[in-house]
RNA sequence: GGGGGCUUGGUAAAGUGGCAUCACAUCUCUCUCCAAAAGAGAAGUCGGGGGUUCGAUUCCCUCAGCCCUCG
Numbered sequence: 001g002g003g004g005g006c007u008u009g010g011u012a013a014a015g016u017g018g019c020a021u022c023a024c025a026u027c028u029c030u031c032u033c034c035a036a037a038a039g040a041g042a043a044g045u046c047g048g049g050g051g052u053u054c055g056a057u058u059c060c061c062u063c064a065g066c067c068c069u070c071g
Stems, first nucleotide, its partner, number of pairs: 001070007010024002013021001018054001026042005047063005
């Protein structure tokens, strides 16, 4: 340099045009003498930019990062 894949809350993942989901973690409450465990609830996410579309996490382009491969 050529080709391909991945990027989603703090972490690990699902979802793939129509309100973004689960687990763990965090916070609050209940329980307890206290804590743990258990239970209830809450907050927090689609890597950046642009395009297509009534509507984009999803499709297209580009940039960035990581990984694989060819030379």